[in-house]
RNA sequence: UUUCAGGGCGGAGUGUAAUUCUCCACCGGUGGUAAAGUCCACGAGCAUAAGAUACAGCGGAGCUGUAUCCGGCAGAUUCGGUGUAAUUCCGAAACCGACGGUUAAAGUCCGGAUGAAAGAAA
Numbered sequence: 001u002u003u004c005a006g007g008g009c010g011g012a013g014u015g016u017a018a019u020u021c022u023c024c025a026c027c028g029g030u031g032g033u034a035a036a037g038u039c040c041a042c043g044a045g046c047a048u049a050a051g052a053u054a055c056a057g058c059g060g061a062g063c064u065g066u067a068u069c070c071g072g073c074a075g076a077u078u079c080g081g082u083g084u085a086a087u088u089c090c091g092a093a094a095c096c097g098a099c100g101g102u103u104a105a106a107g108u109c110c111g112g113a114u115g116a117a118a119g120a121a122a
C1' cells in the first nucleotide's frame, strides 16, 4: 500500500396490532491460552463532567458547537469425564446479548452502516 474482516425468527398461541409478548426453534467479532459467546485482553456499542488539540459560528474578550485524544460505563457457566495441561475438548444442564425506530416491549426486522474497526492475509 492492497484485499478481507458478524451470524441468526422457522412453527404455534394471544391480540385491533407483535419476526418485539408467551412456548418451542435459531445465532456467536478479534488476539491470548489445550480448540472459549460465558477466562484474560481488545474491537464494535453507550456515554462523555473536567482537561488537551483541531475546525466552525459570533465584532472583540470570550463563549458556544462539532470532531479527535485522555479519562468513564458496559452481558453471561456450572457439574461430570479424558488428559501432563481444558470455566476452551467430550457428555449433560444453564445463562447472556449496544443505540435509535416500530400500530405492541426486538440478540434475530428496519436504520446509522456501500460506515467504522480489533485484527488477518498478500
Base pairs, nucleotide, nucleotide: 001122002121003120004119010024011023012022013021026107027097028096029042030041031040032039037095038094045073046072051069052068053067054066055065056064057063058062077093078092079091080090081089099111100110101109